[in-house]
Context: one part of a larger RNA
């Protein structure tokens, strides 16, 4: 000098863009952060409508004056239709997104390869199929245990839930042939062989058939389901090289090193087990100890290098602590399950509940780090045929001079060089064109009026064209026209109005180092980065005037180069 996720002191006008728990991976009240699908399924609260039963009210009408009929309305019973809450079965998602850096010196990361040792839901593409049956179970209902959390028993019911059989284009296994490869082998073809699959839903149609008159068969569109091949994406595993300090750590190792066989896995492998052999690593630093997430990058530097890894992006690891598996294409799973432990809470004392290293917020510790805000309008993600729903991801707003950048605090004129201050050799000098005063301007702030883009290739409606098809149904695609959708926000921006009005400080002035005098103090009080100042004339302490530097900042401290 530069830099910072900074802190502290004094000061503080506005805006844009960034950025903000670095310490206790300490404890957490409260709310929210993962749902969605009724076009998979049974059921159905509530409300409304129509008809109806009973009862009531009783306008009005009739009347033999006894009574009878009876509109509107309210309640009620039943049936039908519409609506479709809460929960349940089922599917997909919940393994993403978001947080943190405790652990880890490791194939963890980076880089380059290998997988002939592999897996891959959704997606794309190709080929084939989607047949016939069955028994349950939740919900609802009944009984019952418990303070609660939560159960137990009985009866009954559905499915794209579960199970059996069939078929086998295919695929698996076995055998044969060929090609290829460094090799274990891989690929292609073949065989009377072996094993192996499925589920339906929702639109439209008009001839024919059946019909319980609801519909079904039939044709057809779309979404699904099953099997197999290829791809894409994602992941697993293996290897070469690189990856901090300590030798005041020199020897380490028994599943240890290798082999055979088996198990296990999607898959290789001491990954695991049995048996056999006695190996394996190490001064090119094993083993041990300390420290640490790694990288793209960032800071500095002319570079080489040194330091660093916050925000953003990639990878890894973790989710109260330790262990474990289940489900699933994928987890050994942050807001899933089980066990143990610590802690907190509820309890009827028998027993239960919980996990902010998600977004806000709170306590604690600390020099120190923000709102218990708005919205799904946009971008993305999950589900859905879609409309749409959800989303503390995200988009926004708020707070903090924490950083960077921009703007302003006025401009021009103005000498009796005013007053006041300070100095003085008492003449004057200086503050100083500075002020006053005159003439202007209107950035920002203030008030008023207008007022966005972000919104469409997305959604809905209508029309036309094309495709599908037996079809001018439907459905899909394209085009045209219309409707409607904004949290931010009446914000940005534009125009107008008034008026210099509301907006300057901080540090330094002995040398290094730009900038000097007076007063006070008297080795005291104090200053200080180094040299050093202060003991009666202190340009070094304190105050004042003046000056220098930077400026909404300035200085100090810490850290790095």
């Nucleotide at each position: 000098g530069a830099a910072c996720g900074a802190a502290c002191g004094c000061u503080g006008g506005c805006g844009g863009c960034g950025u903000g728990g670095a310490u206790u991976a300490g404890g957490c009240a409260u709310g929210c952060a993962a749902g969605u699908c009724g076009a998979g399924c049974g059921g159905g609260a509530u409300u409304c409508u129509a008809u109806u039963u009973u009862c009531u009210u009783g306008a009005u009408u009739c009347u033999u004056c006894g009574g009878a009929a009876g509109a509107c309305g309210a309640a009620u019973u039943a049936u039908a239709g519409a609506u479709g809450a809460g929960a349940g079965c089922g599917g997909c998602g919940a393994a993403c997104g978001g947080g943190u850096g405790a652990g880890u010196a490791a194939c963890g990361c980076g880089u380059g390869g290998g997988u002939a040792a592999g897996u891959u839901g959704c997606c794309u593409u190709c080929a084939a199929g989607u047949a016939c049956g069955g028994g349950a179970u939740a919900g609802c209902c009944c009984u019952u245990c418990g303070a609660a959390a939560g159960g137990a028993g009985g009866a009954u019911u559905a499915a794209u839930a579960c199970c059996g059989u069939a078929u086998g284009u295919g695929g698996u296994c076995u055998c044969c042939u060929g090609a290829u490869g460094c090799a274990u082998a891989u690929c292609a073809g073949g065989a009377u062989g072996u094993c192996u699959a499925a589920a339906g839903g929702u639109g439209g149609g008009g001839a024919u058939u059946c019909u319980u008159c609801g519909g079904a068969a039939c044709c057809u569109g779309c979404c699904g389901c099953u099997u197999g091949g290829a791809g894409a994406u994602a992941c697993g595993c293996c290897c070469g090289c690189g990856u901090c300090c300590c030798a005041u750590u020199a020897g380490c190792u028994u599943g240890u090193u290798g082999g055979u066989a088996g198990g296990g896995u999607a898959a290789u492998g001491g990954c695991c087990u049995a048996c056999c052999a006695a190996g394996g690593c190490a001064a090119c630093g094993a083993c041990g100890g300390g420290u640490a997430g790694c990288u793209g990058g960032u800071c500095u530097g002319a570079g080489a290098g040194g330091a660093u890894g916050g925000u953003c992006a990639g990878c890894c690891a973790c989710a109260c602590u330790g262990g474990g598996a289940c489900u699933g294409a994928g987890a050994c799973a942050c807001u899933g399950c089980c066990c143990a432990g610590a802690c907190u809470c509820c309890u009827a004392c028998g027993g239960g509940a919980g996990g902010c290293u998600g977004c806000a917020g709170u306590c604690g510790a600390g020099a120190a780090u923000c709102a218990u805000u708005c919205a799904c309008a946009a971008u993305g993600c999950a589900c859905g045929a879609a409309a749409g729903u959800g989303u503390g991801a995200u988009g926004a707003u708020g707070c903090g001079a924490c950083g960077c950048c921009g703007c302003g605090u006025g401009g021009a004129g103005g000498a009796u060089g005013a007053a006041g201050g300070c100095c003085u050799u008492a003449g004057g000098g200086u503050u100083g064109u500075a002020a006053a005063c005159u003439c202007c301007u209107g950035c920002c702030a203030u008030g008023a009026g207008g007022g966005a883009a972000g919104a469409a290739u997305g959604u809905c409606c209508a029309g036309c064209c094309g495709g599908u098809u037996a079809a001018u149904a439907u459905c899909c695609g394209g085009c045209u026209g219309g409707a409607g959708u904004g949290a931010c926000g009446g914000u940005a921006c534009c125009u107008c109005a008034a008026g210099a009005g509301g907006a300057a400080g901080c540090c330094a002035c002995g040398g290094c180092u730009a900038a000097c005098u007076c007063u006070g103090u008297g080795c005291c009080a104090g200053c200080a980065g180094c040299c050093g100042c202060g003991g009666u004339a202190a340009u070094a302490c304190a105050g004042a005037g003046g000056u220098g530097g930077c400026g909404a900042g300035c200085g100090u401290u810490g850290u790095u180069c």
Annotation: The part of an RNA shown here (small-subunit ribosomal RNA, 5' domain) has 561 nucleotides and comes from a metagenome. Its mean pLDDT, the model's own confidence on a scale to 100, is 83. Its Rfam family is "Bacterial small subunit ribosomal RNA". The full RNA is in RNAcentral, with records from SILVA.